Context: one part of a larger RNA
RNA sequence: UUAGGUUUAAAGGGUGCGUAGGCGGGCGAAUAAGUCAGAGGUGAAAUCCUACAGCUUAACUGUAGAACAGCCUUUGAUACUGUUUGUCUUGAGUACAGUUGAGGCAGGCGGAAUGAGUAGUGUAGCGGUGAAAUGCUUAGAUAUUACUCAGAACUCCGAUUGCGAAGGCAGCUUGCUAAGCUGAAACUGACGCUGAGGCACGAAAGCGUGGGGAGCGAACAGGAUUAGAUACCCUGGUAGUCCACGCCGUAAACGAUGAUUACUCGUUGUGUGCGAUAUACUGCACGCGACUGAGCGAAAGCAUUAAGUAAUCCACCUGGGGAGUACGGCGGCAACGCUGAAACUC
Numbered sequence: 001u002u003a004g005g006u007u008u009a010a011a012g013g014g015u016g017c018g019u020a021g022g023c024g025g026g027c028g029a030a031u032a033a034g035u036c037a038g039a040g041g042u043g044a045a046a047u048c049c050u051a052c053a054g055c056u057u058a059a060c061u062g063u064a065g066a067a068c069a070g071c072c073u074u075u076g077a078u079a080c081u082g083u084u085u086g087u088c089u090u091g092a093g094u095a096c097a098g099u100u101g102a103g104g105c106a107g108g109c110g111g112a113a114u115g116a117g118u119a120g121u122g123u124a125g126c127g128g129u130g131a132a133a134u135g136c137u138u139a140g141a142u143a144u145u146a147c148u149c150a151g152a153a154c155u156c157c158g159a160u161u162g163c164g165a166a167g168g169c170a171g172c173u174u175g176c177u178a179a180g181c182u183g184a185a186a187c188u189g190a191c192g193c194u195g196a197g198g199c200a201c202g203a204a205a206g207c208g209u210g211g212g213g214a215g216c217g218a219a220c221a222g223g224a225u226u227a228g229a230u231a232c233c234c235u236g237g238u239a240g241u242c243c244a245c246g247c248c249g250u251a252a253a254c255g256a257u258g259a260u261u262a263c264u265c266g267u268u269g270u271g272u273g274c275g276a277u278a279u280a281c282u283g284c285a286c287g288c289g290a291c292u293g294a295g296c297g298a299a300a301g302c303a304u305u306a307a308g309u310a311a312u313c314c315a316c317c318u319g320g321g322g323a324g325u326a327c328g329g330c331g332g333c334a335a336c337g338c339u340g341a342a343a344c345u346c
Base pairs, nucleotide, nucleotide: 003318004317005316006315007300008299012314014201015200016199017198021194022193023192025088026087027086028085029084030083031082033081034080035077036076037075038074039073040072041071042070049065050064051063052062053061054060091191092188093187094186096183097182098181099180100179103177104176105175106174107173108172109171110154114150115149116148117147118146119145120144121143125136126135162169163168206247207246208245209244210243211242215241216240220236221235222234223233258313259312260311261310262309263308266291267290268289269288270287271286272285273284274283295302296301319346320345321344328339329338330337331336
């Protein structure tokens, strides 16, 4: 490079928006760039191929023919692609009427629990474990009652539930804000899909500045265990966990499954909306699940939410180790991230 692949063997980018590019709905018209056909020119010779001939043969050589990716000019064709133009509504979108939800941001409020403080009751233990000890406690602990303070998280509801592009989102309430779905069909009229670079978002941990600090708790200290025990268990406990602002940009960021579109046997549960009905049964649309066919698959399994059948675009893979390392570059305050080899070896 070709070809084949990417759930689990190597391989889907963490996610979105979007530039260039690639690809793109129906019906007309024009054009003739791509495309196709005819003609002319060019495509040096040698080489290659075919035929014949010459050296005794061959290599080699000679003659003739064919061939030569293509390129240029010109005359036509117009199905497809392109370009221009007209038009359409089914793709896409807007408006309208409803509706759904832990979607997001900011503010306010709440109770339980925990810890602490003060006061009361009360007396010898409490705590902890496999068993203990460290620890706390006659300066009155633990327990219990009252009042007060603080921070963090929101029991039940709660669910194969719901929402979000992903990360993620859960007490109640107010404001602002985004999205989906349904209905009807008013408007625009292909405005679409994908998307290298780019930009934005992006758990936890970590970093900077300033707050906060109840509980938990890396590090650390002590007590145990043990041959040892830099652990598992226990008693403490600093960063951190929380808030504001700014960085970091990574995860088994997983459905280990890129996005979009079309098509393809069924059973069953559930969420939301709508239609219909006296109610129920039931129907339609969009989701979230379970099971099982054809088909696919190495199998496990997937199976209308495909890993089936097709199409477009992007990303990625090419034996194991060396190595996601070195070097260089870019980013970062740093930690480190991104890009990313080779020698050697099996």